[in-house]
RNA sequence: GGGCCUGUCGUCUAGUGGAUAGGACUGUUGGCUUCGAACCAACCAACCAGGGUUCAAAUCCCUGCAGGCCCU
Numbered sequence: 001g002g003g004c005c006u007g008u009c010g011u012c013u014a015g016u017g018g019a020u021a022g023g024a025c026u027g028u029u030g031g032c033u034u035c036g037a038a039c040c041a042a043c044c045a046a047c048c049a050g051g052g053u054u055c056a057a058a059u060c061c062c063u064g065c066a067g068g069c070c071c072u
Base pairs, nucleotide, nucleotide: 001071002070003069004068005067006066007065010025011024012023013022018055027043028042029041030040031039048064049063050062051061052060
């Protein structure tokens, strides 16, 4: 330098154009308990950035950024 793939809560992950963006772990609060653990309930928290297509985009297209693999 070229090609391919990936990017969603703090972490992991589901989501093939119309979902309230879901789940698990973590965290916070409450319940339970003599206290704690476990368990139960609630809450917090996300679509890498910009642009385009579309009535409608996490999803499709373009550019950039970051990461991974391969070639040179």